[in-house]
RNA sequence: AAAUAGCAAACCCGCCGAAAGGCGGGGGCGCAAAGCCACGGGGCUACCGCGGCGUCCACUCCCCGGACGCGCGCCACGCCGGCCGGGCCGCCGAA
Repeated sequence: AAAUAGCAAACCCGCCGAAAGGCGGGGGCGCAAAGCCACGGGGCUACCGCGGCGUCCACUCCCCGGACGCGCGCCACGCCGGCCGGGCCGCCGAA
């Protein structure tokens, strides 16, 4: 080089999940590691938690304390390998 296989984006359906996202089926944009590993960078999400705010309870009042709520902020312990690096493994292979 050639050939045979392989994977499967968007989108649709079902299921899981708070979400990001994942899994299965269909689908096929692409992929020579679009095979595996969240180790480094980067990105996504924010249940819980912390904070902020509001309402209410309690207190003579404020503070403190408690309950509930929010088009609010932060946070990875959750994700993304089809964003990059790194590690591991690997099919075919003519001249």
Predicted 3D model of a 95-nucleotide RNA (c-di-GMP-I riboswitch aptamer) from uncultured Longimicrobium sp. The prediction has a mean pLDDT of 86. NCBI's taxonomy places the organism under Bacteria, Gemmatimonadota, Longimicrobiia, Longimicrobiaceae, Longimicrobium.